[in-house]
The RNA shown here (Bacterial RNase P class A) has 339 nucleotides and comes from Wansuia hejianensis. It matches the Rfam family "Bacterial RNase P class A". From the family's description: Ribonuclease P (RNase P) is a ubiquitous endoribonuclease, found in archaea, bacteria and eukarya as well as chloroplasts and mitochondria. The family's RNA type in Rfam is ribozyme. The gene name in the source record is rnpB. Model confidence (mean pLDDT): 76 of 100. NCBI's taxonomy places the organism under Bacteria, Bacillati, Bacillota, Lachnospiraceae, Wansuia.
RNA sequence: AGAGUAAGUUGUUUGAUCGCGUGCUAUAUGCAUGAGGAAAGUCCGUGCUCCAUAGAGCAAGAUGCUGGAUAACGUCCAGUGGGGGUGACCCUAAGGAUAGUGCAACAGAGAGAUACCACCUAUUUUUAAUAGGUAAGGGUGGAAAGGUGAGGUAAGAGCUUACCAGCAUUUAGGUGACUAAAUGGCUAUGUAAACCCCAUCUGGAGCAAGACCAAAAGGGAACAGAAAAGGUGGUUGCUCGCUACCGUUCCAAUGGUAGGUCGCAUGAAUCUACUGGCAACAGUAGAUCUAGAUAGAUGAUCAAAUAAACAGAACACGGCUUAUAGAUUUACUCUUAGU
Numbered sequence: 001a002g003a004g005u006a007a008g009u010u011g012u013u014u015g016a017u018c019g020c021g022u023g024c025u026a027u028a029u030g031c032a033u034g035a036g037g038a039a040a041g042u043c044c045g046u047g048c049u050c051c052a053u054a055g056a057g058c059a060a061g062a063u064g065c066u067g068g069a070u071a072a073c074g075u076c077c078a079g080u081g082g083g084g085g086u087g088a089c090c091c092u093a094a095g096g097a098u099a100g101u102g103c104a105a106c107a108g109a110g111a112g113a114u115a116c117c118a119c120c121u122a123u124u125u126u127u128a129a130u131a132g133g134u135a136a137g138g139g140u141g142g143a144a145a146g147g148u149g150a151g152g153u154a155a156g157a158g159c160u161u162a163c164c165a166g167c168a169u170u171u172a173g174g175u176g177a178c179u180a181a182a183u184g185g186c187u188a189u190g191u192a193a194a195c196c197c198c199a200u201c202u203g204g205a206g207c208a209a210g211a212c213c214a215a216a217a218g219g220g221a222a223c224a225g226a227a228a229a230g231g232u233g234g235u236u237g238c239u240c241g242c243u244a245c246c247g248u249u250c251c252a253a254u255g256g257u258a259g260g261u262c263g264c265a266u267g268a269a270u271c272u273a274c275u276g277g278c279a280a281c282a283g284u285a286g287a288u289c290u291a292g293a294u295a296g297a298u299g300a301u302c303a304a305a306u307a308a309a310c311a312g313a314a315c316a317c318g319g320c321u322u323a324u325a326g327a328u329u330u331a332c333u334c335u336u337a338g339u
Base pairs, nucleotide, nucleotide: 001335002334003333004332005331006330007329008328009327010326012305013304014303015302016301017300018299020034021033022032023031024030036310040321041320043319044318045317046316047315048206049205050204051203055240056239057238058237060202061201062200063199064198065079066078067077068076069075080094081092082091083090084089095197096196100195101194102191103190104189116138117137118134119133120132121131122130123129124128146164147163148162149161150160151159165187167184168183169182170181171180172179173178210262211261212260213259219251220250221249222248223247230246231245232244233243234242267289269288270287271286272285273284274283275282276281
């Protein structure tokens, strides 16, 4: 100097004039404050509200290597195994195929099993046939009885041996996933993001939840009369249990509610410092208050500067996913040149 990797910050600025919403107050030409990093998606988890006094089983659903963090999570941090990259780093749907079932087209002799070509031996009617042996060579295929070399054999084969891979056992290290070594029989596939098995977890609906105020409210007929039985309801489905309420049936057919207040902004909050921890994060101390609308505010004009994209709060928070022009900071990796 160039090319990359990871983690951030910002994402129009300043001044003047006028306007809008909320809050406070001494009601003044008053003060303070007012749309994001994703406010988007509605994909997870909770807080909060109600069912509700509240349970068990089945079904259904979710997660899936280990250890931590957290209110919790399918999130985050640190590791382990596997894969990619020269590297900094990145990805991971990563429990079980020895509980069972299913699937693996075509080709090929044969894909839980075999002999098409071929090799060897013997015989015969001898450039061919028959019988027996082999699974090393060739062919097919994504995959063919672990791989390579040597010995051995009629020809071959873990038959033997050396080095590897796999599996099992033992020892050592580690909280653990796992790693290393030694020994051993020689070892017949893959797939669970197929059904399934195992482990853990899960009540539901949702701020249009819900609470309060205001407002208005009936008629006739038949049968019955403790209880029991029965019915309606209890917020995914079924069963059991528990529980609240209710006389049953029929006929005709009214009245009110579109209003107001709360929920509604002090939060598992933000920032700074110290301590502990590799880190996520936790503790202690201090400081700060940063929208709460409800036909819906957060704006308009002028001047200067300028690089300005994606885009607009409606119960709240922790994440994830998606969109995003430009400006800028730190650390690390590789290449080239010089000292």